Notes:
Predicted 3D model of a 76-nucleotide RNA (transfer RNA) from a Deltaproteobacteria bacterium. NCBI's taxonomy places the organism under Bacteria, Pseudomonadati, Myxococcota, Myxococcia. The sequence is in RNAcentral, with records from ENA. Its Rfam family is "tRNA". Rfam classes the family as a transfer RNA. The prediction has a mean pLDDT of 80.

RNA sequence: GCGGCCGUGGCUCAGUGGAUAGAGCAGCGGACUUCUAAUCCGCAGGUCGCAGGUUCAAAUCCUGCCGGCCGCACCA
Repeated sequence: GCGGCCGUGGCUCAGUGGAUAGAGCAGCGGACUUCUAAUCCGCAGGUCGCAGGUUCAAAUCCUGCCGGCCGCACCA
């Protein structure tokens, strides 16, 4: 330099054009328990890497950029 994959709550992920963007774990509060753990109930937390574009409508499609991983090439 070229190509591919990925980027969504603190963490791991789902969602591939129209829902109020969800789940598990973690966190907080409560129930239960002598206490703890486990279990059960509830709560908070993200506007989807950034910027543009397409569309009535974008996390989702297109372009550029940034970051991570992998492969290829170059390396007198």